Annotation:
The RNA shown here (transfer RNA) has 72 nucleotides and comes from Candidatus Micrarchaeota archaeon CG1_02_55_22. Model confidence (mean pLDDT): 82 of 100. Its Rfam family is "tRNA". By type it is a transfer RNA. NCBI's taxonomy places the organism under Archaea, Nanobdellati, Microcaldota.
RNA sequence: GGGCUCGUAGAUCAACGGUAGAUCGCAUGCAUGGCAUGCAUGAGGCUCCGGGUUCAAAUCCCGGCGAGUCCA
Numbered sequence: 001g002g003g004c005u006c007g008u009a010g011a012u013c014a015a016c017g018g019u020a021g022a023u024c025g026c027a028u029g030c031a032u033g034g035c036a037u038g039c040a041u042g043a044g045g046c047u048c049c050g051g052g053u054u055c056a057a058a059u060c061c062c063g064g065c066g067a068g069u070c071c072a
Base pairs, nucleotide, nucleotide: 001071002070003069004068005067006066007065010024011023012022013021018055026042027041028040029039030038031037048064049063050062051061052060
């Protein structure tokens, strides 16, 4: 330098172009004398950045940045 895959909650990951969710973690409440644990509720996201297409984009297209991998 080139090819491919990827970038979404604190972590690991989902999500036909049509309300962004799950598990763990975190907070609160209940149960226990207390812890562990269980149950219930809740907070937490400008979906890496900038443009384009579209009535509508995390999703499609272009460029950039970053990570992984392969080739040279």